[in-house]
Context: one part of a larger RNA
RNA sequence: GCCUGCGAGUUAAUUUUAGUGGCGAGGUUAAGAGAGUGACACUCGAAGCCGUAGCGAAAGCGAGUCUGAAUAGGGCGUUGAGUCGCUAGAAUUAGACCCGAAACCGGGUGAGCUACCCAUGGACAGGGUGAAGCGAGUCUAAUCGCUCGUGGAGGCCCGAACCUACUAAUGUUGCAAAAUUAGGGGAUGAGCUGUGGGUAGAGGUGAUAUGCCAAACGAACUCGGAGAUAGCUGGUUCUCCCCGAAAUAGCUUUAGGGCUAGCGCUAAAUGUUCAGUACCGGAGGUAGAGCACUGAAUGGGUAAAGGGGCUUAGUGCUUACUAAACCCAAUCAAACUCCGAAUGCCGGUACUCCAGAGUUUAGCAGUCGGACUACGGGAGAUGAGUUUCGUGGUCGAGAGGGAAACAGCCCAGACCAACAGCUAAGGUCCCUAAAUCUAUGCUAAGUGGGAAACGAUGUGGGGUUACUUUAACAACCAGGAGGUUGGCUCAGAAGCAGCCACCCUUUAAAGAGUGCGUAAUAGCUCACUGGUCAAGUGAUCCUGCGCGGAAAAUUUAACGGGGCUAAGCAUAGUACCGAAGCUUUGGGUCUCAGCAUUAGCUGGGGCGGUAGGGGAGCGUUCUGUAGGCGGUGAAGGUCGACCGGAAGGACGGCUGGAGCGUACAGAAGUGAGAAUGCAGGC
Repeated sequence: GCCUGCGAGUUAAUUUUAGUGGCGAGGUUAAGAGAGUGACACUCGAAGCCGUAGCGAAAGCGAGUCUGAAUAGGGCGUUGAGUCGCUAGAAUUAGACCCGAAACCGGGUGAGCUACCCAUGGACAGGGUGAAGCGAGUCUAAUCGCUCGUGGAGGCCCGAACCUACUAAUGUUGCAAAAUUAGGGGAUGAGCUGUGGGUAGAGGUGAUAUGCCAAACGAACUCGGAGAUAGCUGGUUCUCCCCGAAAUAGCUUUAGGGCUAGCGCUAAAUGUUCAGUACCGGAGGUAGAGCACUGAAUGGGUAAAGGGGCUUAGUGCUUACUAAACCCAAUCAAACUCCGAAUGCCGGUACUCCAGAGUUUAGCAGUCGGACUACGGGAGAUGAGUUUCGUGGUCGAGAGGGAAACAGCCCAGACCAACAGCUAAGGUCCCUAAAUCUAUGCUAAGUGGGAAACGAUGUGGGGUUACUUUAACAACCAGGAGGUUGGCUCAGAAGCAGCCACCCUUUAAAGAGUGCGUAAUAGCUCACUGGUCAAGUGAUCCUGCGCGGAAAAUUUAACGGGGCUAAGCAUAGUACCGAAGCUUUGGGUCUCAGCAUUAGCUGGGGCGGUAGGGGAGCGUUCUGUAGGCGGUGAAGGUCGACCGGAAGGACGGCUGGAGCGUACAGAAGUGAGAAUGCAGGC
């Protein structure tokens, strides 16, 4: 891992609701007793309980009573149905659907592992060093000292056994639940070790590491309390039919839990009361707008006051200062409003409407983590697949078609079947169903098929304006002069470093000079003019489609691919494809209405679905009653193209070798794929 088997809402008491049955102003027995048995029987037993009357704290009164001074008002009552079984739902108390802690407490068992201690034993190759003491010699007056011997000390040295565990590798389903190999450390000691004994869990022991106390120790193990508790995680077993949520509010030592409400289901009652639309009548201060208030804020005018200066010191004069108030112009505001919608909301009337609409009562829930999207706001950075509200949608609990793929986007809501048809979104060259469709334009960028500020004689359309056959624009030919090198400045300044001025003349025209250039001149050029040529040429604004801006990590990789100049974009049109949508045909089921009132028929409508509610069934084991099958072959196994709407049920063959169905009732250890489920097998 697979297979087989086992594996989770039970039982009791009490309460409550519904269904059903008995009796009924009553209902009912409990303990116990009697008799009896094939008794889910039968007969006693009224103690007690519920109901039949309430009100008051009570005395008490009573269809009333309490309060009260009250014959007032007010509170609670009075207009009669209960009770006892059975079945089902739910609650409470119990382990209470099942499995699961870490822990807590009690009684015991452990020191054959290990820690320390006590008693008694054992072992430590070999080699080295050579303390004290002692002896001799020497020295001395005598010591001290020195030398040589002897001696054999030491938590001494080297190094096996033995003990240890510092390093590395191997090993890591190992040789091994701590080893092996190669090195390392101690090796007469605070050393190693055998045996016997001691200390026990609120404890012991500890050269303290919270270490060790039998492979586990911040409190051992074992049995018990015990099915501890678990607002937590996981799991919870057959089928079909009908309806179908929530992820919100308030409170909560509350926030991943709960309670009540909201939203769901079922039953009964009511019966259009609901909703939509139209009309009528209302309340309101948002969007917008505005500046009349409150504030903000710009420019101008006018102008108190202040500052500065002057001053003859005056109730003075003045100002490139500040500036209240007022006026004009133009603005801004969630906490401004002279104004002010659309929607929405409330009420009334009418119409439409059967929608599993509304409302009330009772029983049963689940939900309290929501997600994205569009619009209206707040927070944030007018960031976030961010966060927090409001309104709608979808997902959640929704399949199908489209968006290549893609819960939340677009279309559309799947009862079943069909080798029938029409459409939606989206599409119609090939992959790939359907137009290489029609008409008119645009784009040249593979733009389409990713991106901004900004930039640009890309190109299409529209407007305004200037010049232009008295010849424009561009190009070419020619001129572009004189006073004068204007004055100043300056080393120089001659159109052209800079400052000032910018005149006059000759002219078709020519600046006291547009740029290049020189040290300064020179030189080139422009403005301006004539000629050649010949018809449009400039400037600017709006707009369509394009261009640049444009660098990343998968292999092209920013059309789904091929590929496309349309098979791209825009406008208009026709046809077709395209879904579980709609239609057609047949069938099922629920519900409403009508008819029949058994069965049913006709017509209208419904039938996606998680949590959850309701309904109807299938199957398993056992019991009762009835009636059956079986060695001429039961159960079980296996194969098969049968039947039923499903759970399921027959029939036949083979196998098997002794029990087993059916109908109607009843009772449950009643259905397995999941729980890191349990046991076994492989």